[in-house]
RNA sequence: AGUCCGCUGGACAAUCGCUGUUUCGCAUCUGCGGAAGGGAGGAAAGUCCGGGCUCCAUAGGGCAGAGUGCCAGGUAACCCCUGGGGGGCGUGAGCCUACGGAAAGUGCAGCAGAGAGCAGACCGCCUAAGCGUUUCUUUCGGGAUUCGCCGGUAAGGGUGAAAGGGUGCGGUAAGAGCGCACCGCGUGGGUGGCAACAUUCCACGGCAUGGUAAACCCCACUUGGAGCAAGACCAAAUAGGAACCCAUCGGCGUGGCCCGCGCUGGGUUCGGGUAGGUCGCUGGAGGCCAGCGGUGACGCUGGUCCUAGAUGAAUGGUUGUCCUCGACAGAACCCGGCUUACAGGCGGACUCU
RNA sequence: UGGGGUGUAGCCAAGCGGUAAGGCAGCGGGUUUUGAUCCCGUCAUGCGCAGGUUCGAAUCCUGCUACCCCAGCCA
Repeated sequence: AGUCCGCUGGACAAUCGCUGUUUCGCAUCUGCGGAAGGGAGGAAAGUCCGGGCUCCAUAGGGCAGAGUGCCAGGUAACCCCUGGGGGGCGUGAGCCUACGGAAAGUGCAGCAGAGAGCAGACCGCCUAAGCGUUUCUUUCGGGAUUCGCCGGUAAGGGUGAAAGGGUGCGGUAAGAGCGCACCGCGUGGGUGGCAACAUUCCACGGCAUGGUAAACCCCACUUGGAGCAAGACCAAAUAGGAACCCAUCGGCGUGGCCCGCGCUGGGUUCGGGUAGGUCGCUGGAGGCCAGCGGUGACGCUGGUCCUAGAUGAAUGGUUGUCCUCGACAGAACCCGGCUUACAGGCGGACUCU
Repeated sequence: UGGGGUGUAGCCAAGCGGUAAGGCAGCGGGUUUUGAUCCCGUCAUGCGCAGGUUCGAAUCCUGCUACCCCAGCCA
C1' cells in the first nucleotide's frame, strides 16, 4: 500500500413515565394500589427467494404458464450455502462469473459496405485456356507481343460489432488447406477423476458447423392457490333490503383452462347496521459451551440458558459523571437466506513493495 | 401489515430491440385597427437511478428509488 474473515454498534447512576409477566392487598362488573423482574436490530428495512403454520379436498390427473440451468454435496427448503471444474481480472494475497443446447426448427442483424449467411469481385492481382484485336517476325504451319471481352482469384486495400482458422514453405497465370510442416480446432479411443472436466498419450479429419436462446424454442428438473386483515370462537347489531346484469344442458367453492371432488344460484352498484373481546402469539428447523465425524457447508451426542409480544400500537423524557462524543435505523405470526443502508472502533490470517 | 400497479419535455401521452410520434403549454412570425380564433415556424439537461445481456436497450434481466390503488364482519 492492499486482500480476506470475525466481533462491536456509547457506559454508569438517580428520578419521572409507558407496556407485558409473576405475586401480595383492597374491591369482586370494568378495576385500584404495592413489590419483584422483562422490554428492538445486525440489518427489525426491501418484500426478492425458500419453508413452517392456517384455509381452500388429505391438493388428485392433464394442458398451459412460471421458475431454475457446469458438477458433486449440505439443508425442512431455496434464485441460498460449501467444495470442485471451465472462463475472465489482478504482480500477488485474492476477486468476479444467468456457465445446458446455435450440425431440431423459426426469427433478428439498422447504418456502412461489392458482399451479412450454404456469402461476396468496388479498388487491386492474373491473362494460362477460349474469342476478337495491335505491332514485330516467319521456313507460311506458326511464334512473340498490346488491348479488350469472356473469365479466374479471398493473398493485399477498403466497410463493419461481425467478412468462413494463423505463420512459413511449396505450388500457380495469379491465387486458394490446393499440398506439406508447426500452432490452433474438431471427432473417436485410452488414462485420471463419483462427476463437471483434464490430458506433455494414440488415431483420424484439411477445417465443414459464424453471432444471438437476459429472441421464440428444444432438453432436464422443480412448481396447486391464497395469505395471521390466514383462520377459529364469543358478543353486539337488523331494512337479512333495492336496482341492474349473467346463468339455471349451468353457477359457485380465491388455481388460467379441462377433468375430478364438494355445494346449490352468482356478480356489480346503492342503501343500512356493527366495528368490542378471546385464541392464533411466541419455547423455536432456538441460543451458548464442550466432544466426535467431515477439506467445508453441516451433522451427531452431552451439558446449560429462557431473553419483547403491542393492537392507534409500549421500549421514552430529564439530570449528573466519564470517554474515543456515538452511523444506519424501530418488532407486528415465526424461521432460513439474499439484497440494500451503515460514523467509528477492536481482533485474526495473508499478499506486494 | 399484506397484496397489486405506475414512472417518457412544464402537462397529457404513443412507441416495446435499430437511436423517441402527436397534442396542450412556451417562444417567434403572419392574418386583424386591437385581441381571440386560425395559419406557419421553432425550442428543450425528456425515457426515475445504477449495473448487466446484446454490435446496438426507453424496450430484455437484476438491484434500488419515488408515487398511486385495494383490504374486516352482518353477507